The RNA shown here (transfer RNA) has 72 nucleotides and comes from Candidatus Iainarchaeum sp. The RNAcentral record of the sequence draws on ENA. Its Rfam family is "tRNA".
RNA sequence: GGGCUGGUAGAUCAAUGGUAGAUCGCGUCCUUGGCAUGGACGAGGCUCUGGGUUCGAGCCCCAGCCAGUCCA
Numbered sequence: 001g002g003g004c005u006g007g008u009a010g011a012u013c014a015a016u017g018g019u020a021g022a023u024c025g026c027g028u029c030c031u032u033g034g035c036a037u038g039g040a041c042g043a044g045g046c047u048c049u050g051g052g053u054u055c056g057a058g059c060c061c062c063a064g065c066c067a068g069u070c071c072a
Base pairs, nucleotide, nucleotide: 001071002070003069004068005067006066007065010024011023012022013021018055026042027041028040029039030038048064049063050062051061052060
């Protein structure tokens, strides 16, 4: 320098172009004499950045940044 894969909640990951979810973690409550386990509810996201297409983009297109991997 070139090819490929990925970037979404604190962590690990989902999400046919149509209001972004799960598990763990976190908070409150219930349960206990107290803890753990269990149960209920909740908080937490401008989906890496900037453009484009579209009535509508996490998803499609372009450019860039970062990480991994392969080739030279």